This is a predicted structure of a 512-nucleotide part of an RNA (small-subunit ribosomal RNA, 5' domain) from an uncultured bacterium. The coordinates come from a structure-prediction model, not an experiment, and the mean pLDDT is 87. Rfam family: Bacterial small subunit ribosomal RNA. Gene Ontology terms of the family: structural constituent of ribosome and ribosome.
Context: one part of a larger RNA
RNA sequence: GAAUCACGCUGGCGGCGUGCCUAACACAUGCAAGUCGAGCGAGAAAAGGGGAGCAAUCCCCUGAGUACAGCGGCGCACGGGUGAGUAACACGUGGGUAAUCUGCCCUGGAGUGGGGAAUAACACCGGGAAACCGGUGCUAAUACCGCAUAUGAUCACGGUGUCUGCGGACACAGGGGUGAAAGGAGCAAUUCGCUUCAGGAGGAGCCCGCGGCUGAUUAGCUAGUUGGUGAGGUAAUGGCUCACCAAGGCAACGAUCAGUAUCCGGUCUGAGAGGACGGUCGGACACACUGGAACUGAGACACGGUCCAGACUCCUACGGGAGGCAGCAGUGGGGAAUUCUUCGCAAUGGGGGCAACCCUGACGAAGCAACGCCGCGUGGGUGAUGAAGUCUCUUGGGACGUAAAACCCUUUCGACAGGGAAGAAACCGCAAGGUUGACGGUACCUGUAGAAGAAGCCCCGGCUAACUCCGUGCCAGCAGCCGCGGUAAUACGGGGGGGGCGAGCGUUGUUC
Numbered sequence: 001g002a003a004u005c006a007c008g009c010u011g012g013c014g015g016c017g018u019g020c021c022u023a024a025c026a027c028a029u030g031c032a033a034g035u036c037g038a039g040c041g042a043g044a045a046a047a048g049g050g051g052a053g054c055a056a057u058c059c060c061c062u063g064a065g066u067a068c069a070g071c072g073g074c075g076c077a078c079g080g081g082u083g084a085g086u087a088a089c090a091c092g093u094g095g096g097u098a099a100u101c102u103g104c105c106c107u108g109g110a111g112u113g114g115g116g117a118a119u120a121a122c123a124c125c126g127g128g129a130a131a132c133c134g135g136u137g138c139u140a141a142u143a144c145c146g147c148a149u150a151u152g153a154u155c156a157c158g159g160u161g162u163c164u165g166c167g168g169a170c171a172c173a174g175g176g177g178u179g180a181a182a183g184g185a186g187c188a189a190u191u192c193g194c195u196u197c198a199g200g201a202g203g204a205g206c207c208c209g210c211g212g213c214u215g216a217u218u219a220g221c222u223a224g225u226u227g228g229u230g231a232g233g234u235a236a237u238g239g240c241u242c243a244c245c246a247a248g249g250c251a252a253c254g255a256u257c258a259g260u261a262u263c264c265g266g267u268c269u270g271a272g273a274g275g276a277c278g279g280u281c282g283g284a285c286a287c288a289c290u291g292g293a294a295c296u297g298a299g300a301c302a303c304g305g306u307c308c309a310g311a312c313u314c315c316u317a318c319g320g321g322a323g324g325c326a327g328c329a330g331u332g333g334g335g336a337a338u339u340c341u342u343c344g345c346a347a348u349g350g351g352g353g354c355a356a357c358c359c360u361g362a363c364g365a366a367g368c369a370a371c372g373c374c375g376c377g378u379g380g381g382u383g384a385u386g387a388a389g390u391c392u393c394u395u396g397g398g399a400c401g402u403a404a405a406a407c408c409c410u411u412u413c414g415a416c417a418g419g420g421a422a423g424a425a426a427c428c429g430c431a432a433g434g435u436u437g438a439c440g441g442u443a444c445c446u447g448u449a450g451a452a453g454a455a456g457c458c459c460c461g462g463c464u465a466a467c468u469c470c471g472u473g474c475c476a477g478c479a480g481c482c483g484c485g486g487u488a489a490u491a492c493g494g495g496g497g498g499g500g501c502g503a504g505c506g507u508u509g510u511u512c
Base pairs, nucleotide, nucleotide: 001511002510006507007506008505009504012376013375014374015373016372017371018369019368020334025332026331027330029329030328031327034074035073036072039071040070047062048061049060050059051058052057081287082286083285091211092210093209094208095207096206097205100204101203102202105200106199107198108197109196110195111194112193113147115145116144122137123136124135125134126133127132153178154177155176157174159172160171161170162169163168183192184191185190213259214258215257220250221249222248225247226246227245228244229243230242231241232240262284263283264282265281266277267276268275269274289310290309291308292307293306312323313322314321315320342365343364344363348362349360350359351358352357379409380408381407382406389400390399391398392397413453415448416447417446418445419444423439426435427434428433456501457500458499459498460497461482462481463480467496468495469494470493471492477484478483
């Protein structure tokens, strides 16, 4: 000097940032991922109105094709959190993929014909304390399954050409095999979809060169191990897996083992070289109670999905079930130590939807904390009899000191009153026009009153800027180093005075 700091004393305002470094400890409660009725079938109730009836009650209309639930589509793999593991192609950087995939989006080509069988919801029956489950019967679709067609695609066959890293790749023509589709809205025009193919954009997988910790008081390590052939598997190369064959592969240029650690852009320091660090922000990776596994899907081996095992917590009718804050708040615990169980989708962005719109603890805001940086204020001028008071003293005096008082001004910030935003683009509507702000009655502007409400902390022996009096008497104490204190202590404690910084000032620990 620096900081994700902590502690002590003190504390006026604003702007912008930052805020569990420890227990990847355990979690009450609420919220954090839904949406589409323009894919589909079904479809209430309360309340209100009317009618019949002595009444109970029943019927009709509105509520309403609304709510709730179901099938189906897309999303849930993003966004958000954390850094446990990892010394590794995890990351950074530069390449390769003739060894690959890619939903939504963009561009272009071709098509969208005709059928079938189910199933949830629902009804009925049954089991269970519950979670939930079983049976029978009915029904729809952009759900599911055949058939037709095939511009492209793909498979095997033989042919020609181009390129090549010599393995192969690409292009063209031939006959043959395989494989598609879904409809909705609108009066219509049309539009949103669906199928197939090619290209693109963005994204992802895999491979390689180089680079970045410590220990030799760790010297040998390795059996799918190293390579080959064949097969399986994958979107794809490959011992990735398997069968057989060979006996290899790594290592003093540090293998193996052990310890530590997410990595980077960067940050701090330093003249630089370097050293230390990797919190906030951005990129990558890994993880989601612990361990394992796959399913679905364009994409996961999936934080708020499934299954199995384990520990823990909860419910239970003891038969059996439920749960996972390293999302946002919040609680207990640990700790020197780290915030509100707030407001809003108005903006930006994301998901769904033709749209209206819905959802969004992402985000935008407010709240708390001098935790940091920056800015501002706590007044300005005049004012000597150098007042009072305090300290000191050689008793003449000296210091605080223009400091105060007093007089004359100003009113930032704060207080009160009045006005009052930008941030809004869009959306609806043929148009005219209308509607939308959490922050917030905030920022900002104007006015009113009055110096009025606003200064402390550390130090004064040398290093190091700033000196005296009293008390104490190797005591009490101080101290970063040297060292002070045993009767005149500028070093301890207090007073006066002074120095430094200032809404802060000191101290501890860390780093350069």